[in-house]
RNA sequence: AUCGGUGUGGUCUAAUGGCUAAGACGUCAGUCUCCAAAACUGAAAAUCUCGGUUCGAUUCCGGGCUCCGGUG
Numbered sequence: 001a002u003c004g005g006u007g008u009g010g011u012c013u014a015a016u017g018g019c020u021a022a023g024a025c026g027u028c029a030g031u032c033u034c035c036a037a038a039a040c041u042g043a044a045a046a047u048c049u050c051g052g053u054u055c056g057a058u059u060c061c062g063g064g065c066u067c068c069g070g071u072g
Base pairs, nucleotide, nucleotide: 001071002070003069004068005067007065010025011024012023013022018055027043028042029041030040031039048064049063050062051061052060
């Protein structure tokens, strides 16, 4: 340079174009405990970006960016 793929809480993964974007781990608070751990309860936290299609986009289309891989 070119081709293909990828992008969702801090991390890993879900979500048929339609319910308040779900779960696990982690974080914080509470209960429990002499203290802590474990367990239980609760809380905060996410759709890479700009456009387009659509009544409606995490999902479909286009440009850009990031990362991964192939070719050279």

The RNA shown here (transfer RNA) has 72 nucleotides and comes from Nitratireductor arenosus.
Rfam family: tRNA. By type it is a transfer RNA.
It was read from a public genome assembly.
The coordinates come from a structure-prediction model, not an experiment, and the mean pLDDT is 82.